């Protein structure tokens, strides 16, 4: 990097550095000099994989390790089907994206 698969309406901050951007992309709409992204330190959330405990088994728990994450539903929509006052919009499923695990 590619493929497969599970999950994605919950949860979680502060300091230093840095200096103008960021929220994947497009359109919105937000965040940002009361300082963006990035990097460092400490902290936290969660329970995907391994581990440990309980257990007849399923399951449940712990949070040690490997990740991951800590604005807004994956911020909303983006393609299709249906509903609807041929509207606004709503529901469902895709596509795309993110993360884990396995494989090549």
């Nucleotide at each position: 990097u590619u493929c497969u698969u599970a999950u994605c309406c919950a949860g979680a901050g502060a300091g230093g550095u840095g200096g103008a951007g960021g929220g994947a992309c497009u359109g919105g709409c937000c965040c940002a000099a009361u300082g963006a992204a990035g990097c460092c330190u400490c902290g936290g959330c969660a329970a995907c994989a391994g581990g440990c405990u309980u257990u007849c088994c399923a399951a449940a728990g712990c949070a040690c390790u490997g990740u991951g994450c800590c604005a807004a539903u994956u911020c909303c929509a983006g393609c299709a089907a249906g509903c609807g006052c041929u509207a606004a919009g709503c529901u469902u499923g895709a596509a795309a994206g993110a993360u884990g695990a396995g494989a090549a």
Source information: RNAcentral holds the sequence, with entries from Rfam and Ribocentre. The RNA shown here (SAM riboswitch aptamer (S box leader)) has 104 nucleotides and comes from Bacillus methanolicus. The coordinates come from a structure-prediction model, not an experiment, and the mean pLDDT is 87. Rfam family: SAM riboswitch aptamer (S box leader). From the family's description: The SAM riboswitch is found upstream of a number of genes which code for proteins involved in methionine or cysteine biosynthesis in Gram-positive bacteria. Gene Ontology term of the family: regulation of gene expression. Taxonomically the source falls in Bacillus (Bacteria, Bacillota, Bacilli, Caryophanales).